About this RNA
This is a predicted structure of a 142-nucleotide RNA (FMN riboswitch aptamer (RFN element)). Of the family's consensus pairs, 100% are formed in the model.

RNA sequence: AAUCAUCUUCGGGGUAGGGUGAAACUCCCAACCGGCAGUAUAGUCUGCGAGCGCUGUCAAAGGCGCACGAUACGGUGCGAUUCCGUAACCGACGGUAACAUACCUGAUACAUGGUAUGAAGUCCGGAUGUGAGAAGAUAUGA
Numbered sequence: 001a002a003u004c005a006u007c008u009u010c011g012g013g014g015u016a017g018g019g020u021g022a023a024a025c026u027c028c029c030a031a032c033c034g035g036c037a038g039u040a041u042a043g044u045c046u047g048c049g050a051g052c053g054c055u056g057u058c059a060a061a062g063g064c065g066c067a068c069g070a071u072a073c074g075g076u077g078c079g080a081u082u083c084c085g086u087a088a089c090c091g092a093c094g095g096u097a098a099c100a101u102a103c104c105u106g107a108u109a110c111a112u113g114g115u116a117u118g119a120a121g122u123c124c125g126g127a128u129g130u131g132a133g134a135a136g137a138u139a140u141g142a
Base pairs, nucleotide, nucleotide: 003142004141005138006137007136008135009134010133017029018028019027031122032121033091034090035048036047037046038045043089044088051066052065053064054063055062071087072086073085074084075083093125094124095123099118100117101116102115103114104113
């Protein structure tokens, strides 16, 4: 010095403003956000993590399966889907919902009421959870 081991700490952000309304961070206009590692600096490239089920075990670790989104053009450069410019796009599960669709009621239609299904990246919840990993400590640790 490197590797390993043990331990400690850390380890996800976001509806401003306006409209309608009795009521909306849920509808409309608009606003805002971007885990970890790799690589010319990345939400959209490659890989990983987060969810659910099964298995395993005293409990774990581990194993298996399912789900797992999204970018183009131009410029600089040896090199960039990463930088600069422009214009786009995406966002697990459960809950809530004035929105949407279908159906029923009704007299053809409107209105009214009802039923079913779907509907939030930002709200509430699982979660004081999990976690890719990051930093540090180790007296005589190996």